[in-house]
């Protein structure tokens, strides 16, 4: 990097450095000098994998290790379709793209 499977409306922030953009892409909308994004420290959340406990087994528990995460539903939409409608919107289903984990090449 590619492929497969699972999940994505819950949850969880302070400080230091630094100084301008950031929220993947496009459109919208939003965050941001009352300091964003990022890096580091500490803290926390969750429970995918491993470990441990329990069980006939699965479900379950724990939070030791490997990841991940800590603005907004993956912030909303994107493709196809159904229904409703004040006719340009609303609701729902599905897909694409993306993120994370595990496995494989």
């Nucleotide at each position: 990097u590619u492929c497969u499977u699972a999940u994505c409306a819950a949850g969880a922030g302070a400080g230091a450095c630094g100084g301008a953009g950031g929220g993947a892409u496009u459109g919208g909308c939003c965050c941001u000098a009352u300091g964003a994004u990022g890096u580091c420290u500490c803290a926390g959340c969750a429970a995918c994998c491993a470990g441990c406990c329990a069980u006939u087994a699965u479900a379950g528990g724990u939070g030791u290790g490997g990841u991940g995460c800590u603005a907004a539903a993956u912030c909303c939409a994107a493709u196809a379709g159904a229904c409703a409608u004040u006719u340009u919107u609303g609701u729902c289903u599905u897909g694409a793209a993306g993120a994370u984990a595990a496995g494989a090449a």

A computed fold for a 105-nucleotide RNA from Psychrobacillus faecigallinarum, annotated as SAM riboswitch aptamer (S box leader). The prediction has a mean pLDDT of 83.